[in-house]
Context: one part of a larger RNA
RNA sequence: UGACGGGGGCCCGCACAAGCAGUGGAGUAUGUGGUUUAAUUCGAAGCAACGCGAAGAACCUUACCAGGUCUUGACAUCGAGUGCAUAACAAAGAGAUUAGUGAAAUCCCUUCGGGGACACUUAGACAGGUGGUGCAUGGUUGUCGUCAGCUCGUGUCGUGAGAUGUUGGGUUAAGUCCCGCAACGAGCGCAACCCUUACCUUUAGUUGCUACGCAAGAGCACUCUAAAGGGACUGCCGUUGAUAAAACGGAGGAAGGUGGGGAUGACGUCAAAUCAUCAUGCCCCUUAUGACCUGGGCUACACACGUACUACAAUGGCAAUCAACAAAGAGAAGCAAGACAGUGAUGUGGAGCAAAUCUCAAAAAAUUGUCCCAGUUCAGAUUGUAGGCUGCAACUCGCCUACAUGAAGUCGGAAUUGCUAGUAAUCGCGGAUCAGAAUGCCGCGGUGAAUACGUUCCCGGGCCUUGUACA
Numbered sequence: 001u002g003a004c005g006g007g008g009g010c011c012c013g014c015a016c017a018a019g020c021a022g023u024g025g026a027g028u029a030u031g032u033g034g035u036u037u038a039a040u041u042c043g044a045a046g047c048a049a050c051g052c053g054a055a056g057a058a059c060c061u062u063a064c065c066a067g068g069u070c071u072u073g074a075c076a077u078c079g080a081g082u083g084c085a086u087a088a089c090a091a092a093g094a095g096a097u098u099a100g101u102g103a104a105a106u107c108c109c110u111u112c113g114g115g116g117a118c119a120c121u122u123a124g125a126c127a128g129g130u131g132g133u134g135c136a137u138g139g140u141u142g143u144c145g146u147c148a149g150c151u152c153g154u155g156u157c158g159u160g161a162g163a164u165g166u167u168g169g170g171u172u173a174a175g176u177c178c179c180g181c182a183a184c185g186a187g188c189g190c191a192a193c194c195c196u197u198a199c200c201u202u203u204a205g206u207u208g209c210u211a212c213g214c215a216a217g218a219g220c221a222c223u224c225u226a227a228a229g230g231g232a233c234u235g236c237c238g239u240u241g242a243u244a245a246a247a248c249g250g251a252g253g254a255a256g257g258u259g260g261g262g263a264u265g266a267c268g269u270c271a272a273a274u275c276a277u278c279a280u281g282c283c284c285c286u287u288a289u290g291a292c293c294u295g296g297g298c299u300a301c302a303c304a305c306g307u308a309c310u311a312c313a314a315u316g317g318c319a320a321u322c323a324a325c326a327a328a329g330a331g332a333a334g335c336a337a338g339a340c341a342g343u344g345a346u347g348u349g350g351a352g353c354a355a356a357u358c359u360c361a362a363a364a365a366a367u368u369g370u371c372c373c374a375g376u377u378c379a380g381a382u383u384g385u386a387g388g389c390u391g392c393a394a395c396u397c398g399c400c401u402a403c404a405u406g407a408a409g410u411c412g413g414a415a416u417u418g419c420u421a422g423u424a425a426u427c428g429c430g431g432a433u434c435a436g437a438a439u440g441c442c443g444c445g446g447u448g449a450a451u452a453c454g455u456u457c458c459c460g461g462g463c464c465u466u467g468u469a470c471a
Base pairs, nucleotide, nucleotide: 001471002470003468004467005466007465008464009463010462011461012460013459015455016454019419020418021417022416023415026310027309028308029307030306031305032304033303034301035300042053043052064296065295066294067293068292069291070290073126077125078124079122080121081120082119083118088101089100091098092097106117107116108115109114128285129284131283132282133281137279138278139274140273141272142270144268149188150187151186152185153184154183155164156163157162168179169178170177194262195261196260197259199230200229201228202227203226204225205224208220209219210218212217233256236250237249238248239247240246312412316371317370318369319368320367321366329360330359331358334353335352339348340347341346378409383404384403385402386401387400388399389398425447426446427445428444429443430442431441
């Protein structure tokens, strides 16, 4: 100087407390461990691994296993030779491939010699490796933590390591600002500048809107769209304060003290994660640790854990009726209306739309009736049968529909999680990936709470100080 303390002081945070809803019990989905297996590819491991890489494993993907094959190679550059080939057809095979038939003679440039593209044969240089090392690395990322800190120049003090500044008195979300001070300044952080949302004005009105109209049309006031501006600064008033910084209350205002949300992550810590995104040193393989193919596996199942979904019901289930109100998105190998067929999944057909025009698209709610507290008109697992869709192909191993079947489950032990407002809870809608395959992920809006006395305690963090046999 740091680090540590079941030392002290001050302060903060859904950290506790006050509340609301959960998890832990059940079933299922999904990830992990373990076990099993020919293989169950690999990585991630307290917080900060475990619906994580994976925004989507039937084949492919795929890296794993079994079997069948290749060896200058599936991919790249260079030498020599050829234009036999390739395409197409039919045969064998699980296919990769193998042995055949084989039309037309290919594109570009040309000094007509040829050169290049493409394909094949051949020699070696080489290719190739999701093989190892993240403790050799770059790049990227997590975490402490959006915590308020981390440093430098000059000066001063100290033999020196170092100190000072950065400590102190106040204040703040903040090393934010003010005052004081052997310090005076500066840098990276904080804040602001950026995006979005809440209000207003101006400009612009088509596909949007309607004070006109049956419509056509007409218009741009309103809604809305999208560009530019305005607006909030403790600016004004009062009180407190050290006459300061600031705090508290008020006015005006759509909004008040950082208005709400996002992006933005200092010096560093964890030899944190990643050699399997990519790049890369070194080591290793080179008729194999490379490459191709078929089938299997990644989906196994005495069990254990994490994360979710659905429930256990009456604030509910079921049925019917009238049919009301969103936002944000996507659409051409696409979204698909009306109509028709089917109990339905869906099918037939195809209007319109590269979309403020058309489509997905129906929002979930609400109202009325019934059920009468039961393992039930709760719950829906499991299983059977019959179908539908995607796709060469749904056996291993997809999703959906109808009928039948009707398991556990009556609110969950110790323990434990999230959340302070348009939040929690609850309700539906969309998108990416994607042929098909979400209870996951990322977004969107609808309805819409309770509680916070306070900082003694638990956890994490910041500043000052003290002790130390630690560095």